[in-house]
RNA sequence: GGGGCGAUAGCUCAGCCUGGGAGAGCGCCUCCCUCGCACGGAGGAGGUCGGCGGUUCGAAUCCGCUUCGCUCCA
Numbered sequence: 001g002g003g004g005c006g007a008u009a010g011c012u013c014a015g016c017c018u019g020g021g022a023g024a025g026c027g028c029c030u031c032c033c034u035c036g037c038a039c040g041g042a043g044g045a046g047g048u049c050g051g052c053g054g055u056u057c058g059a060a061u062c063c064g065c066u067u068c069g070c071u072c073c074a
Base pairs, nucleotide, nucleotide: 001073002072003071004070005069006068007067010026011025012024013023020057028044029043030042031041032040050066051065052064053063054062
């Protein structure tokens, strides 16, 4: 220098192919349960979807550029 993969909640990850509700588990908070704790039950908070631009009525999703990480080639 070139190719491939990845970046979404505090953590681990779905969702992208095929555009229209942003989600799961764990964690966190409140309440119930208990003599108390754990377990269990009910509810809740928490997101610039790496960044910029483009296409579109509409973009996490499609296109271009770019940053970082992993990996392969030279």
A computed fold for a 74-nucleotide RNA from a Bacillota bacterium, annotated as transfer RNA. Taxonomically the source falls in Bacillota (Bacteria, Bacillati). Rfam family: tRNA. It is annotated as a transfer RNA.